[in-house]
Context: one part of a larger RNA
RNA sequence: CCCUGGUUAAGGAACUCUGCAAACUAGCACCGUAACUUCGGAAUAAGGUGUGCCUACUUUUGUAUAUGGAUUUACUCCAGAAAGCGAAAGAGGUUGCAACAAAGAGUCCCUCCCGACUGUUUAUCAAAAACACAGCACUUUGCUAACUCGUAAGAGGAUGUAUAAGGUGUGACGCCUGCCCGGUGCUUGAAGGUUAAUUGAUGGGGUUAGCGAUUCGUCGCGAAGCUCUUGAUCGAAGCCCAAGUAAACGGCGGCCGUAACUAUAACGGUCCUAAGGUAGCGAAAUUCCUUGUCGGUUAAAUACCGACCUGCAUGAAUGGCGUAACGAGAUGGGAGCUGUCUCAACCAGGGAUCCA
Numbered sequence: 001c002c003c004u005g006g007u008u009a010a011g012g013a014a015c016u017c018u019g020c021a022a023a024c025u026a027g028c029a030c031c032g033u034a035a036c037u038u039c040g041g042a043a044u045a046a047g048g049u050g051u052g053c054c055u056a057c058u059u060u061u062g063u064a065u066a067u068g069g070a071u072u073u074a075c076u077c078c079a080g081a082a083a084g085c086g087a088a089a090g091a092g093g094u095u096g097c098a099a100c101a102a103a104g105a106g107u108c109c110c111u112c113c114c115g116a117c118u119g120u121u122u123a124u125c126a127a128a129a130a131c132a133c134a135g136c137a138c139u140u141u142g143c144u145a146a147c148u149c150g151u152a153a154g155a156g157g158a159u160g161u162a163u164a165a166g167g168u169g170u171g172a173c174g175c176c177u178g179c180c181c182g183g184u185g186c187u188u189g190a191a192g193g194u195u196a197a198u199u200g201a202u203g204g205g206g207u208u209a210g211c212g213a214u215u216c217g218u219c220g221c222g223a224a225g226c227u228c229u230u231g232a233u234c235g236a237a238g239c240c241c242a243a244g245u246a247a248a249c250g251g252c253g254g255c256c257g258u259a260a261c262u263a264u265a266a267c268g269g270u271c272c273u274a275a276g277g278u279a280g281c282g283a284a285a286u287u288c289c290u291u292g293u294c295g296g297u298u299a300a301a302u303a304c305c306g307a308c309c310u311g312c313a314u315g316a317a318u319g320g321c322g323u324a325a326c327g328a329g330a331u332g333g334g335a336g337c338u339g340u341c342u343c344a345a346c347c348a349g350g351g352a353u354c355c356a
Stems, first nucleotide, its partner, number of pairs: 001351008010342002014340001019337001027051005036041001038172001052094004057090007067079004071074001095099001107335004113329001114327002119131002135170007147156003173322004178252003183249002185245005192240003203229005210221004253271005280314001281311001292308005
């Protein structure tokens, strides 16, 4: 010097990103216990008091028989001591600094955010506000079910049958969940348009038996067949089209003017849109400007809490807002407590290093 412990005057968070770490508290009995609340809780809330040992003392009480009584004569029922062994309370006494004397054995309170809760998770840096959850909703599926695995046979679903099973979203509970179907998706519809394989009408080209011409080299025409091609007609779903559907994916505006101080605009005008954000909440786990402004807390606060609303860029199951209980969750404040600190010191054990 390092590690692990122990003690510390006065102060007591002044330390620090942060009370990190440490300390305090602690059992049992009794007294006492707030807001809030889903009436269960909150609650060991908080906050107090007592605690050992001795006694031939007092009271209550557990445990039994002697004995007595009753009759239905029984291993019966009723009453019931003294004595013994306990328990609880009281009274008196007594030791110590201290009696849950050692060990072991909650720190507590207030506010707010998130998630209802118990649970689950990154084996080996994350335990959480993430996942799950009961509940809610939409949707698919009529049974050889939908769906999943498999080329198939087949299996799961299920030896189940819509109070069932699969998928998706939300996430207890309370109050609620607004407007938009133009786009995308899904469902339904089928008149018209478009449209595949299929069908192969028609037209065109090649070849040439033959016919005609001929300078005998060829040239022109050209049926059938074969062949190359053209593609009328027939033709479903889909798409176009029509409607529905947002707890489907999603979306939810500008500008200008106006009231008898000023300011503001209930009101009016205008443009655009599928419709222009309702109730709530709001500088928020969302607010850039921003340390917004006001109030509270502090001697002093970019923090925190309560308001305001100018929401850069909140908002309703991508759920909105509340919420008792719960949390090794996040923020702020207070009490107690302390070597965290002012500011260090000493002690014990272990280790490193140096010397012998």
A computed fold for a 356-nucleotide part of an RNA from a metagenome, annotated as large-subunit ribosomal RNA, domain IV.
Rfam family: Bacterial large subunit ribosomal RNA.
Its mean pLDDT, the model's own confidence on a scale to 100, is 86.